[in-house]
Context: one part of a larger RNA
RNA sequence: CUGGGCGUAAAGGGUUCGUAGGCGGUAAGUUAAGUCUGUUUUUAAAGACCUCAGCUCAACUGAGGGAGUGGAAUAGAUACUGGCUUGCUAGAGCGCGAGAAGGGAAAGUGGAAUUCCAGGAGUAGCGGUGGAAUGCGUAGAUAUCUGGAAGAACGCCGAAGGUGAAGACAACUUUCUAGCUCGUUGCUGACGCUGAGGAACGAAAGCGUGGGUAGCAAAUAGGAUUAGAUACCCUAGUAGUCCACGCCGUGAACGAUGAAUGCUAGACAUUGGGUAUGUAAUAAUAUUCAGUGUCGCAGCUUACGCGAUAAGCAUUCCGCCUGGGGAGUACGUUCGCAAGAAUGAAACUC
Numbered sequence: 001c002u003g004g005g006c007g008u009a010a011a012g013g014g015u016u017c018g019u020a021g022g023c024g025g026u027a028a029g030u031u032a033a034g035u036c037u038g039u040u041u042u043u044a045a046a047g048a049c050c051u052c053a054g055c056u057c058a059a060c061u062g063a064g065g066g067a068g069u070g071g072a073a074u075a076g077a078u079a080c081u082g083g084c085u086u087g088c089u090a091g092a093g094c095g096c097g098a099g100a101a102g103g104g105a106a107a108g109u110g111g112a113a114u115u116c117c118a119g120g121a122g123u124a125g126c127g128g129u130g131g132a133a134u135g136c137g138u139a140g141a142u143a144u145c146u147g148g149a150a151g152a153a154c155g156c157c158g159a160a161g162g163u164g165a166a167g168a169c170a171a172c173u174u175u176c177u178a179g180c181u182c183g184u185u186g187c188u189g190a191c192g193c194u195g196a197g198g199a200a201c202g203a204a205a206g207c208g209u210g211g212g213u214a215g216c217a218a219a220u221a222g223g224a225u226u227a228g229a230u231a232c233c234c235u236a237g238u239a240g241u242c243c244a245c246g247c248c249g250u251g252a253a254c255g256a257u258g259a260a261u262g263c264u265a266g267a268c269a270u271u272g273g274g275u276a277u278g279u280a281a282u283a284a285u286a287u288u289c290a291g292u293g294u295c296g297c298a299g300c301u302u303a304c305g306c307g308a309u310a311a312g313c314a315u316u317c318c319g320c321c322u323g324g325g326g327a328g329u330a331c332g333u334u335c336g337c338a339a340g341a342a343u344g345a346a347a348c349u350c
Base pairs, nucleotide, nucleotide: 003322004321005320006319007304008303012318014201015200016199017198021194022193023192025088026087027086028085029084030083031082033081034080035077036076037075038074039073040072041071042070049065050064051063052062053061054060091191092188093187094186095184096183097182098181099180103177104176105175106174107173108172109171110154114150115149116148117147118146119145120144125136126135162169163168206247207246208245209244210243211242215241216240220236221235222234223233258317259316260315261314262313263312266295267294268293269292270291271290272289273288274287275286276285277284299306300305323350324349325348332343333342334341335340
């Protein structure tokens, strides 16, 4: 390389959009590029293959014959693929009618709690731990009541539940805004799938500038513990956590499972629609779409397990793997303010 693979052994890109490219529903006609068939020519000789012959045989040698991947020309075939033309509606999209939701952005509002401040009342403790101590408190703390301020997070509802491409999203109201589902079959008529490069988004931490800072809390200080204790426990506490704008671009970014399409027993639960039966109305039952789960047949899997939300049976496209360590390191390059990220070896060694 061919091949074989990628849930857990090495291996699915963090996610989406999308360029080139690859692949592509159904009917008819046309073309004849791919494809297939015939013929001609070329494919030097030698060699190889077959037959015959010459050295006593053989090796060796000679003669004849056939074959020859491929290339070119030409004549045909037209199922499949491609090109062109004309259609179709099952894919895709649009319209119309309904529907659900923590999807996103901005502005505003609310209550509980915490801390702080002021005041009332009140007295000797509070706090903390395995036990203590540091700490706070007679300059009146803790506990309690009233008022005020601030910042951050939104209890119950809450769920195996919902939404989103992923990251993620939860008090309430308003405004703006994206997507989705069901029904209808009215319109377009393959407009589709995937997607190297590319672009956008992307938890937390971190960085820049300016704000904010109640609680929590890396660092740090103190108290303990201990042989020591640069920890675990305690008392404090700064960055940070929050907001605006701009970077960073990583993660056990996980379902450790790429996207799309079709097919392949069921059972139960649940979310959102539709239809039918039913009801005074809900409910309930049956059924059908779209999700989310548990179990399970066939099948698959080394096993565990997966099992219509496949890891089953197939097709298309992309990404990735090829013994362990060295190493996600070095060097170079690109990006970044930096931290670093991306790309990514070898010697050597087992």
Molecule: small-subunit ribosomal RNA, central domain
Organism: metagenome